[in-house]
RNA sequence: GCCUUAUCAAGAGCGGUGGAGGGAAGGGCCCGACGAAACCCGGCAACCAUAGAAGGUAUGGUGCUAAGUCCCACAGAAUGUUGAUUCUGAAAGAUGAGGA
Numbered sequence: 001g002c003c004u005u006a007u008c009a010a011g012a013g014c015g016g017u018g019g020a021g022g023g024a025a026g027g028g029c030c031c032g033a034c035g036a037a038a039c040c041c042g043g044c045a046a047c048c049a050u051a052g053a054a055g056g057u058a059u060g061g062u063g064c065u066a067a068g069u070c071c072c073a074c075a076g077a078a079u080g081u082u083g084a085u086u087c088u089g090a091a092a093g094a095u096g097a098g099g100a
Stems, first nucleotide, its partner, number of pairs: 002099007013041001015040003021031003026072003042065003047061005069092001074089006
């Protein structure tokens, strides 16, 4: 990298190092020297394992810690009237667990 499956409207720092980028990709719209990425610490959560009579209760393995998966992108429906708004689903993506 591929396949299966569950979840994705909640939650989480005025900390240290670091120095210009970041939010997957396209279009937008944003975040950033009042300091980006990354790393450390802290925190959130509870997918998996173990323990436990039980309770996310403890430990461990991940994960996460701007904006709904930041929004749209494809299909359908409603409203509406040519500009759109809302809803449902798909696709894509992310994370966990399992598999070839």